Small-subunit ribosomal RNA, 3' major domain from an uncultured bacterium, 476 nucleotides, folded computationally.
It matches the Rfam family "Bacterial small subunit ribosomal RNA".
Model confidence (mean pLDDT): 85 of 100.
The full RNA is in RNAcentral, with records from ENA and SILVA.
[in-house]
Context: one part of a larger RNA
RNA sequence: UGACGGGGGCCCGCACAAGCGGUGGAGCAUGUGGUUUAAUUCGAUGCAACGCGAAGAACCUUACCAAGGCUUGACAUCUGGAGAACUCAUUGGAAACAGUGGGGUGCCGCAAGGAACUCCAAGACAGGUGGUGCAUGGCUGUCGUCAGCUCGUGUCGUGAGAUGUUGGGUUAAGUCCCGCAACGAGCGCAACCCUCGAUGUCAGUUGCCAACGGGUAAAGCCGGGCACUCUGGCGUGACUGCCGGUGACAAACCGGAGGAAGGUGGGGAUGACGUCAAGUCAUCAUGCCCCUUAUGCCUUGGGCUACACACGUGCUACAAUGGUCGGGACAGAGGGCAGCAAAGCCGCGAGGUGGAGCCAAUCCCUAAACCCGGCCUCAGUUCAGAUUGCAGGCUGCAACUCGCCUGCAUGAAGGCGGAAUCGCUAGUAACCGCAGAUCAGCAUGCUGCGGUGAAUACGUUCCCGGGCCUUGUACA
Numbered sequence: 001u002g003a004c005g006g007g008g009g010c011c012c013g014c015a016c017a018a019g020c021g022g023u024g025g026a027g028c029a030u031g032u033g034g035u036u037u038a039a040u041u042c043g044a045u046g047c048a049a050c051g052c053g054a055a056g057a058a059c060c061u062u063a064c065c066a067a068g069g070c071u072u073g074a075c076a077u078c079u080g081g082a083g084a085a086c087u088c089a090u091u092g093g094a095a096a097c098a099g100u101g102g103g104g105u106g107c108c109g110c111a112a113g114g115a116a117c118u119c120c121a122a123g124a125c126a127g128g129u130g131g132u133g134c135a136u137g138g139c140u141g142u143c144g145u146c147a148g149c150u151c152g153u154g155u156c157g158u159g160a161g162a163u164g165u166u167g168g169g170u171u172a173a174g175u176c177c178c179g180c181a182a183c184g185a186g187c188g189c190a191a192c193c194c195u196c197g198a199u200g201u202c203a204g205u206u207g208c209c210a211a212c213g214g215g216u217a218a219a220g221c222c223g224g225g226c227a228c229u230c231u232g233g234c235g236u237g238a239c240u241g242c243c244g245g246u247g248a249c250a251a252a253c254c255g256g257a258g259g260a261a262g263g264u265g266g267g268g269a270u271g272a273c274g275u276c277a278a279g280u281c282a283u284c285a286u287g288c289c290c291c292u293u294a295u296g297c298c299u300u301g302g303g304c305u306a307c308a309c310a311c312g313u314g315c316u317a318c319a320a321u322g323g324u325c326g327g328g329a330c331a332g333a334g335g336g337c338a339g340c341a342a343a344g345c346c347g348c349g350a351g352g353u354g355g356a357g358c359c360a361a362u363c364c365c366u367a368a369a370c371c372c373g374g375c376c377u378c379a380g381u382u383c384a385g386a387u388u389g390c391a392g393g394c395u396g397c398a399a400c401u402c403g404c405c406u407g408c409a410u411g412a413a414g415g416c417g418g419a420a421u422c423g424c425u426a427g428u429a430a431c432c433g434c435a436g437a438u439c440a441g442c443a444u445g446c447u448g449c450g451g452u453g454a455a456u457a458c459g460u461u462c463c464c465g466g467g468c469c470u471u472g473u474a475c476a
Base pairs, nucleotide, nucleotide: 001476002475003473004472005471007470008469009468010467011466012465013464015460016459019424020423021422022421023420026316027315028314029313030312031311032310033309034307035306042053043052064302065301066300067299068298069297070296073125077124078123079121080120081119082118083117086103087102088101089100090099091098092097107114108113127291128290130289131288132287136285137284138280139279140278141276143274148187149186150185151184152183153182154163155162156161167178168177169176193268194267195266196265198236199235200234201233202232203231204230207226212223213222214221239262242256243255244254245253246252318417322376323375324374325373326372327371328370334365335364336363339358340357344353345352346351383414388409389408390407391406392405393404394403430452431451432450433449434448435447436446
């Protein structure tokens, strides 16, 4: 100087407390451990691995296994030789591959020859998701959006180092004020950026009977018009600016006015010096090591989907604030040409047919909880839907291993969950649905979007994590 203390002081954070909803019990989905297996590819492992890499494992993917094949190779550059490229048929075969026969003669150039492409030969070489993340770059997680981490000069100390950065207040903040052997400065904080909230203006192929005309069963449907709504560009607006109080005449805090918004207005992006030899050699790059008729490459099939078990994360429930039937209403944000697809018709339904319209503020994909009415009356039930049987639909070369969906039948466990444990402070939690990426198909996951919309916070003694000062130490 640090680190540590079941030392002290001060202070924060959904850290506790106060509340609301869960997990832990059930069934299923998914990941992991384990076990099994020819293989169940590999990585991630306290917080910070476990719906994680994977934003899509039937083939492909695929890295694993079995079998069948190839050896200058699936891919790059160079040399020599042959042939245009290319295409058709055929034999064996699961395909890859191995073999046979036919068609075809192009472009540049006078010619020799050349360019692209294919085949053959030989080697230089290719290739490796083989090893090492404890050789590395890059990227990332984490402490932590915590308020800290340092430097120059000066001063003090033999020196390590100290001071500044400590102290008194204050703040979300090393934020600001005051004081002070310090005076300044840098990286962080804040602000500048995006978005939501108010308004002005500009602009109107969305919106409006607001005003006029036409028109309909109804409808911005038409003429017409940008007033309003809206869209999106530029501005305005909030700064403790104003008033009162407290305070040290400071910083600041408390209350108030005005205001759409008030003391950081809400949300996002943004992550200091560093820590964990943290993670990643399987995104990529890369040193070294290793393989070279195989640790490379191709193909078919299988596996990654196994199942006595154990754990994590979720979904659906156990019901009446509910279930079911009929009727009625209201979003936002996105996506759409190998696409989104309306009306109509067929089907109980998944779906089929159909094809208007739309390269999309123009057309299409589009809500559910909710409201009204009927039934159910506390029951393993008109709760719950696992499992299984049959019959179908869709995608795709192909749904046996191993996809999703529909109908009929079947109806399991489950009566609110032990010890323990998680999230959340407001348009939040909880409940409800919608969209998108990936994607032929496949979503209870993920990323977004809106609808309905709470309860509670006395307080900081305690648990956890963190910041500052101080103290002890046989630790570095």